[in-house]
RNA sequence: CGUACGAAAGGGCAAAUCCAUUGAAAGAUGGUGGCGCAAAGCUAUAGGGGCUAAGGUUUAUCAACUAUGCCAGCCAGAUACCGAA
Numbered sequence: 001c002g003u004a005c006g007a008a009a010g011g012g013c014a015a016a017u018c019c020a021u022u023g024a025a026a027g028a029u030g031g032u033g034g035c036g037c038a039a040a041g042c043u044a045u046a047g048g049g050g051c052u053a054a055g056g057u058u059u060a061u062c063a064a065c066u067a068u069g070c071c072a073g074c075c076a077g078a079u080a081c082c083g084a085a
Stems, first nucleotide, its partner, number of pairs: 005083002012037002018031005035073001042077002047075002049071003055066004
C1' cells in the first nucleotide's frame, strides 16, 4: 500500500411513535425519539425487487391493470474514515 476484517478512540447516522408542513396516495421535510447501523454516506429514465395509483385504459357496478410518483434502513453497483488482532 492492497484485500479481507471489526478491537479501540474520536465522532457519525437515526427505526417505530407523536407533532407540524407537503402530497391524490405512497412518500418526503423539520421537530421529538433511539430500534438499530461499519458504509443506515451516494446512485431509482440504462440491474433486480418493493410501495402508491392522481391521470389513463378496461368494466353495468364492485373492481382490475398501468409510473410519468416514490423506496438506497431489501438485494445490488461504484466509492469512503479509523486501524488492534

This is a predicted structure of an 85-nucleotide RNA (c-di-GMP-I riboswitch aptamer) from Neobacillus bataviensis LMG 21833. RNAcentral holds the sequence, with entries from Rfam and Ribocentre. The coordinates come from a structure-prediction model, not an experiment, and the mean pLDDT is 85. RNAcentral records the identical sequence in 2 taxa. The organism belongs to Neobacillus bataviensis, within Bacteria.